[in-house]
Predicted 3D model of a 102-nucleotide RNA (SAM riboswitch aptamer (S box leader)) from a marine sediment metagenome. RNAcentral holds the sequence, with entries from MGnify.
RNA sequence: UCUUAUCGAGAAAGACUGAGGGAUUGGGCCCGAUGAAGUCUUAGCAACCCGACCAAAGACGGGUGCUAACUCCCGCCACGCUGAUAACGUGGACAGAUGAGG
Numbered sequence: 001u002c003u004u005a006u007c008g009a010g011a012a013a014g015a016c017u018g019a020g021g022g023a024u025u026g027g028g029c030c031c032g033a034u035g036a037a038g039u040c041u042u043a044g045c046a047a048c049c050c051g052a053c054c055a056a057a058g059a060c061g062g063g064u065g066c067u068a069a070c071u072c073c074c075g076c077c078a079c080g081c082u083g084a085u086a087a088c089g090u091g092g093a094c095a096g097a098u099g100a101g102g
Base pairs, nucleotide, nucleotide: 001102002101003100004099005098006097007096012042013041014040015039016038020031021030022029026074027073028072043067044066045065048063049062050061051060053058071095076092077091078090079089080088
């Protein structure tokens, strides 16, 4: 970088450290000295891949992933609704995350 599947569920404590963080230009809204991000340890969630068991369901071991808020929400397009280009609703696109494969 390409293909493909999924993305409204689920699951946190401790130590070190010390001011930011929520992917992204912008807007909104949140989290944060009652300790952000990061590193480490332990625990948990989940069930994408591999293996073994199995009729199946299932769960076990291993490889990943994840553990605030729908991928936090919006932006762009279409449709619905509307006096309306607002607001709201639905679907999609773009972007992104994770797995598997190339």